Predicted 3D model of a 71-nucleotide RNA (transfer RNA) from a Minisyncoccales bacterium. Its Rfam family is "tRNA". Rfam's curators write: Transfer RNA (tRNA) molecules are approximately 80 nucleotides in length. Gene Ontology term of the family: triplet codon-amino acid adaptor activity. Rfam classes the family as a transfer RNA. NCBI's taxonomy places the organism under Bacteria, Bacillati, Minisyncoccota, Minisyncoccia, Minisyncoccales.
RNA sequence: GGGCCUGUGGUUUAAUGGUAAAACACCUCGGUCGCACCGAGGAAACGUGGGUUCAAUUCCCACCGGGUCCA
Numbered sequence: 001g002g003g004c005c006u007g008u009g010g011u012u013u014a015a016u017g018g019u020a021a022a023a024c025a026c027c028u029c030g031g032u033c034g035c036a037c038c039g040a041g042g043a044a045a046c047g048u049g050g051g052u053u054c055a056a057u058u059c060c061c062a063c064c065g066g067g068u069c070c071a
Base pairs, nucleotide, nucleotide: 001070002069003068004067005066006065007064010024011023012022013021018054026042027041028040029039030038047063048062049061050060051059
C1' cells in the first nucleotide's frame, strides 16, 4: 500500500427496513441479626459523516477503530 471480515448499554450476544431484546454486572426495595443466594423494580447502547427510503441498527458510499491475509 491492497483484499476480506467486523463495530449495538460496563461486558457478552440478538434484532435481516416499521417505537432496540436477553444474560451477567450496577442501583433501589423485600425477605435475613448480617452477608450470600432468591424475588420485585429501575438506569444505561446502534463508531462518525453523508446517501437511498414515508421510515435505516438493518441497504449504499466515505472516514475512523479492531481483526485477518497478501505485498